[in-house]
RNA sequence: CGAGCAAAUCAGACAGUCGCGGGGACAAGGCGAAAGCCUGUCCAUGAGGAAAGUCCGGGCUCCACAGGGCAAGGAUAACGGGUAACGCCCGCCGAAGGCGACUUCAGGAAAAGUGCAACAGAGAUAUACCGCUUGAAACGCUUUGCAUUUCAAGUAAGGGUGGAAAGGCGAGGUAAGAGCUCACCCGUCGGCUGGGAACAGUCCGACGCUGUAAACUCUAUCCGGAGCAACACCGGUAUGGGGACAUACGGUUGGCCCGACCGUCCCCGGGGUGGCUUGAUCGCAGCGGCAACACUGCGGCUAGAUAGAUGACUGUCAAGACAGAACCCGGCUUACAGAUUUACUCGUACC
RNA sequence: GGUGACAUAGCCAAGUGGUAAGGCAAAGGUCUGCAAAACCUUCAUUCCCCGGUUCAAAUCCGGGUGUCACCUCCA
Numbered sequence: 001c002g003a004g005c006a007a008a009u010c011a012g013a014c015a016g017u018c019g020c021g022g023g024g025a026c027a028a029g030g031c032g033a034a035a036g037c038c039u040g041u042c043c044a045u046g047a048g049g050a051a052a053g054u055c056c057g058g059g060c061u062c063c064a065c066a067g068g069g070c071a072a073g074g075a076u077a078a079c080g081g082g083u084a085a086c087g088c089c090c091g092c093c094g095a096a097g098g099c100g101a102c103u104u105c106a107g108g109a110a111a112a113g114u115g116c117a118a119c120a121g122a123g124a125u126a127u128a129c130c131g132c133u134u135g136a137a138a139c140g141c142u143u144u145g146c147a148u149u150u151c152a153a154g155u156a157a158g159g160g161u162g163g164a165a166a167g168g169c170g171a172g173g174u175a176a177g178a179g180c181u182c183a184c185c186c187g188u189c190g191g192c193u194g195g196g197a198a199c200a201g202u203c204c205g206a207c208g209c210u211g212u213a214a215a216c217u218c219u220a221u222c223c224g225g226a227g228c229a230a231c232a233c234c235g236g237u238a239u240g241g242g243g244a245c246a247u248a249c250g251g252u253u254g255g256c257c258c259g260a261c262c263g264u265c266c267c268c269g270g271g272g273u274g275g276c277u278u279g280a281u282c283g284c285a286g287c288g289g290c291a292a293c294a295c296u297g298c299g300g301c302u303a304g305a306u307a308g309a310u311g312a313c314u315g316u317c318a319a320g321a322c323a324g325a326a327c328c329c330g331g332c333u334u335a336c337a338g339a340u341u342u343a344c345u346c347g348u349a350c351c
Numbered sequence: 352g353g354u355g356a357c358a359u360a361g362c363c364a365a366g367u368g369g370u371a372a373g374g375c376a377a378a379g380g381u382c383u384g385c386a387a388a389a390c391c392u393u394c395a396u397u398c399c400c401c402g403g404u405u406c407a408a409a410u411c412c413g414g415g416u417g418u419c420a421c422c423u424c425c426a
Base pairs, nucleotide, nucleotide: 001347002346003345004344006342007341008340009339010338012317013316014315015314016313017312018311020046021045023043024042025041026040028039029038030037031036048322052333053332055331056330057329058328059327060227061226062225063224067258068257069256070255073223074222075221076220077219079091080090081089082088093107094105095104096103097102108218109217113216114215115212116211117210129159130158131155132154133153134152135151136150137149138148140146141145167185168184170182171181172180186208187207188206189205190204191203192201193200194199231274232273233272234271240268241267242266243265244264250262251261252260253259281300282299283298284297285296286295288293352422353421354420355419356418357417358416361375362374363373369406377393378392379391380390381389399415400414401413402412403411
């Protein structure tokens, strides 16, 4: 320098004018039945890495604090750790890919049982269609033989079908064959050794077993439900107005029984406040750890609406993606123009 | 904002691992002097899209897109 790999940061910048949301200070008014709300000036402040999808995990709130019994359902899946928790993260093992840095994996059990494997093929979890071998019979020919046909038996080496055909290759062996035997290789299980474990091994022994669990299932672990339109409070109201059903059913508690609570359905109308943002928070330093992360110290405050603000214009540079909070966090996934930095790999050249 | 369901031909739809039923519509034919009716034939090869599992996916699993419905209302 070229190509690549992994991670982190930023997400148009500056200046001016006008406007909007919420907060603080000051000052008087207005609306409403009330609770409460609105208006002016000044000051500082106001979207994201994904605010998105709502896919996981929690906080929070209510349902009887999560009740008894039965049954079912859902989720996760090598091993060890981190975390409030997780299906997330880190480390490590195994498998696959790459020369490499590195990347990817729904990665338990098919030797507990059940199901399925269409079509093709003789045969799909057990098989004899063709072929090969032996025997018997028939028939032909000059033949103690050979050929053909039929029947019986043996045979999984060869043919063909299939995604898959009963470990692979070679030698011995045999009537022909076959792990039938042997050497080498592969795989599974058990032992031994190493490791904290998954697991690994040029060691020893036994065995040769189809695939599928994102089919049922089994094993291990976990799971009460609903969601801020949850829910709480204040105030008013003739318990708002109209219609329908009618004492047995129905509703809520995710299924059923018990238990607990509540009479039901349709249409119109239906005020205000809180919940609401200081938090498993952010930055820096030290320290423990390979790391995720944890601990200690110092410092910071960074939107909070309720028809929903975060915008518009001008100038210079630059041309700029995906995209707009709505109870809040930790993750994952998806969308995305470009810029910068760091570590590492491969190639080439030079010193 | 939250919760749930669905997507198969122009329309309505069955199908839930093994070549995608059926009806309406459309096109062609038979019949008829011409139509209607009736009868026959044809019409899916990206089952919303992209990946994965499997020998095999409309179907099972993951992600995306679109459409529809429900949840406020003072017991």
Two RNAs folded together computationally: RNase P RNA and transfer RNA, 426 nucleotides in total. Rfam match: Bacterial RNase P class A. The family's RNA type in Rfam is ribozyme.